This is a predicted structure of a 107-nucleotide RNA (SAM riboswitch aptamer (S box leader)) from Acidaminobacter hydrogenoformans DSM 2784. The RNAcentral record of the sequence draws on Rfam. NCBI's taxonomy places the organism under Bacteria, Bacillati, Bacillota, Acidaminobacter, Acidaminobacter hydrogenoformans. It matches the Rfam family "SAM riboswitch aptamer (S box leader)". From the family's description: The SAM riboswitch is found upstream of a number of genes which code for proteins involved in methionine or cysteine biosynthesis in Gram-positive bacteria. Of the family's consensus pairs, 97% are formed in the model. The coordinates come from a structure-prediction model, not an experiment, and the mean pLDDT is 85.

[in-house]
This record gives sequence, structure tokens and C1' cells, in this order.
RNA sequence: CUCUUAUCAAGAGCGGCGGAGGGACAGGCCCUGUGAAGCCCGGCAACCAGCAGACAUGUAUGGUGCUAAUUCCUGCAGCGCGGAUUAUGCGCGCUGACAGAUGAGUG
Repeated sequence: CUCUUAUCAAGAGCGGCGGAGGGACAGGCCCUGUGAAGCCCGGCAACCAGCAGACAUGUAUGGUGCUAAUUCCUGCAGCGCGGAUUAUGCGCGCUGACAGAUGAGUG
């Protein structure tokens, strides 16, 4: 990196180092010197392993993960509603894909 599969509406610091950027991509819209990324510590969660258990489940020891905003929103398609109209266009909502993220497995 490919493919398979599960999950993505909850949760998590007024700490230290660090110094300008960050929120995958695009468009929006945001966060940021009342300090971004990154690292450390702390925390959350409980996917895998471990342990306990008859299952359910619990625990949080190990391996990840996560720690602004729903995966911040939309990005393709369908459906419903609304006002308007010549209208395949506009707005709002819902559903499903796509894309992405993470775990476990896989070539």
C1' cells in the first nucleotide's frame, strides 16, 4: 500500500516543552500569540490481547486509538416539504452511497 470487516450524535487538562500554524482533499465555515503543529505528562474510550466470569459482562495489565466544532458542514444519488417558475434551477429536512479516520484480519 491492496482487500475484508466493525465503528464514527457520547467521552477526555485553566499541566510542561515548543514556537506558527491547524481542522485529510476541494469549497465553505472555523480554531490559533488569552498562544497552532509536534513531543512529554495527564485524561477518555474499550477495538485487539491478558485477567475474572457459566453466558451476559466486568477490569484497564499490555498493544493501538482518541482528547474544538456530528468524520465541523457540504461535495454523488434518491425521497419529502416550501416559495417561485418555462424550468432539469433555489432553500430546508431525511435516507443511502462516495471519500476519510480508527481497530482487527488479509495479500